[in-house]
A computed fold for an 87-nucleotide RNA from an Actinomycetes bacterium, annotated as Glycine riboswitch aptamer. It was read from a public genome assembly, where an Rfam model found it. NCBI's taxonomy places the organism under Bacteria, Bacillati, Actinomycetota, Actinomycetes.
This record gives sequence, C1' cells and structure tokens, in this order.
RNA sequence: UGAUGCCUCGCGGGAGAGCCGGCCCAGCCGGCGCCGAAGGAGCAACCGCCCCGGGAAUCUCUCAGGCAACCGGACCGCGAGGACGAG
Repeated sequence: UGAUGCCUCGCGGGAGAGCCGGCCCAGCCGGCGCCGAAGGAGCAACCGCCCCGGGAAUCUCUCAGGCAACCGGACCGCGAGGACGAG
C1' cells in the first nucleotide's frame, strides 16, 4: 500500500400463500385452508477423540412468522464506515 471474504449503517430492487361466519369492521374472534425469504430447528458428503459429536443451502419442517395495502423480508446492487490482513 492493500485484494477477496466478513460485520454495521444508508439508499434502491425484492417472492409466495385466504376464504367463510360474527362483531363495537382496515381490526379482533371463530372455523377450515394455505405460504416459505426474518428468526429457529433437521441432515448428505465429509471430519473427529467413532454407536456419540461436529457438519451447508434458496433443500426439509413450519415452532415462530406470514396470506389487501403499509410494514417486514432471505437475497442482489451501489455507497459509507469498521475489524481482519492474502499478496
């Protein structure tokens, strides 16, 4: 001097799935159903001190969450900052 990757913040983009009934009606309650992209949980190869433990995802589950809009939203892009520090 400082790549890639990581974290935080800001901006932009950002999917899916709902009907019925009731009530003091944009909310809540009840019934039946549904979604997968907050979070959480599960594991294949493989690894280890081997009958146990570790072990990824946009996969699986649906606990939580969600099923008008808003909000939220994995993830992606841009910008700023930070810790690290390959070369």
Rfam family: Glycine riboswitch aptamer. About the family: This family represents the bacterial glycine riboswitch. The model forms 91% of the base pairs in the Rfam consensus.